This is a predicted structure of a 138-nucleotide RNA (SAM riboswitch aptamer (S box leader)) from Nocardioides alkalitolerans DSM 16699.
Of the family's consensus pairs, 93% are formed in the model.
RNA sequence: GGCUCAUCGAGAGGGACUGAGGGAACGGCCCAGUGAAGUCCCGGCAACCGCCACGACCCCGUCGACACUCCAGUUGACGGACGUGGAAACGGUGCUAAUUCCGGCCCGGGGCGAGGUACGUCGUGGGGAAGAUGAGAA
Numbered sequence: 001g002g003c004u005c006a007u008c009g010a011g012a013g014g015g016a017c018u019g020a021g022g023g024a025a026c027g028g029c030c031c032a033g034u035g036a037a038g039u040c041c042c043g044g045c046a047a048c049c050g051c052c053a054c055g056a057c058c059c060c061g062u063c064g065a066c067a068c069u070c071c072a073g074u075u076g077a078c079g080g081a082c083g084u085g086g087a088a089a090c091g092g093u094g095c096u097a098a099u100u101c102c103g104g105c106c107c108g109g110g111g112c113g114a115g116g117u118a119c120g121u122c123g124u125g126g127g128g129a130a131g132a133u134g135a136g137a138a
Stems, first nucleotide, its partner, number of pairs: 003136006013042005021031003026103003043096003048092002051086005059080008100130001105127004110122004
């Protein structure tokens, strides 16, 4: 860097240095010398992995037992996966303006424009794309 899976309407900021950008890109709309981005320090949030407890069925693996002509089975323990709950003093990350700030592409439905088709515009339901974070395999 690519791939797979899960999640993305909740939550959580002060200081020092420094000095003009930042919100991924684009279009909007925002934030910013009452100090952006960055670096450092100290906090905080959350609960993805790890950790703890429990778990009916199903699935996977290891080991054992039983049964067996073959094919193919039954069962126990442990582990994994999965599910529910918990802790956050310790481990690996993450996050700490705005829903991933909003939108675009596809499908549906509604309001308005005299408004049936078409068109414009404003809400809205679902699905994508892109992105972010974690976990996993290669």